The RNA shown here (transfer RNA) has 72 nucleotides and comes from a candidate division WWE3 bacterium. Its mean pLDDT, the model's own confidence on a scale to 100, is 83.

RNA sequence: GCCAGAGUAGCUCAAUGGUAGAGCAAGUGUAUCGUAAACACUAGGUUGAGGGUUCGAUUCCCCCCUCUGGCU
Numbered sequence: 001g002c003c004a005g006a007g008u009a010g011c012u013c014a015a016u017g018g019u020a021g022a023g024c025a026a027g028u029g030u031a032u033c034g035u036a037a038a039c040a041c042u043a044g045g046u047u048g049a050g051g052g053u054u055c056g057a058u059u060c061c062c063c064c065c066u067c068u069g070g071c072u
Base pairs, nucleotide, nucleotide: 001071002070003069004068005067006066007065010024011023012022013021018055026042027041028040029039030038048064050062051061052060
């Protein structure tokens, strides 16, 4: 330099055009003499940056950044 894949909650990952979710972690509560486990609830997001298409974009298009793999 070229090709491919990935970037979404603290972490691991969903969501292929129509209200952004799950598990773990965190907080609160129930229960217990008390703690943990268990159960219930709550909070947590500018979906890597910028632009475009669309009534509507995590999703489609363009460009840039970062990471991973391959080729030379």
Its Rfam family is "tRNA". By type it is a transfer RNA. Rfam's curators write: Transfer RNA (tRNA) molecules are approximately 80 nucleotides in length.